The RNA shown here (c-di-GMP-I-GGC riboswitch aptamer) has 108 nucleotides.
Model confidence (mean pLDDT): 83 of 100.

RNA sequence: CCAGAUAACGGCGAACCCAUCGUGAGGUGGGGGCGCAAAGCCACGGAUCUGGAAAAAGGGUGAAGGACCACCCACGCACCCAUUUUAUAGAUAGCCGAGCUGCCUGAA
Numbered sequence: 001c002c003a004g005a006u007a008a009c010g011g012c013g014a015a016c017c018c019a020u021c022g023u024g025a026g027g028u029g030g031g032g033g034c035g036c037a038a039a040g041c042c043a044c045g046g047a048u049c050u051g052g053a054a055a056a057a058g059g060g061u062g063a064a065g066g067a068c069c070a071c072c073c074a075c076g077c078a079c080c081c082a083u084u085u086u087a088u089a090g091a092u093a094g095c096c097g098a099g100c101u102g103c104c105u106g107a108a
Stems, first nucleotide, its partner, number of pairs: 002106003011036002016031006034094001040100002044097003047092005053086004058081005065072002
């Protein structure tokens, strides 16, 4: 320098459970062990997710008034629900890429 083996020195630790922090995505600590040759670091690009905001169109429920009582007010108003888009603030490094660093081994 290159490679990562049903090996080896060691390492990390998914789901789930407990505690704790956060509105939330999720973080941290303990147990646990699915996996990982960078599952070490880093939110720079993409992606996904979360919070409140704005806009758009949609669904549901409800109420006052009026009337010539199968109507008007009304493509209105109030409340609720989920969706899309935009900007914004965040989360994920065990989603992918970029960047930085590093242990062991030397089989193929």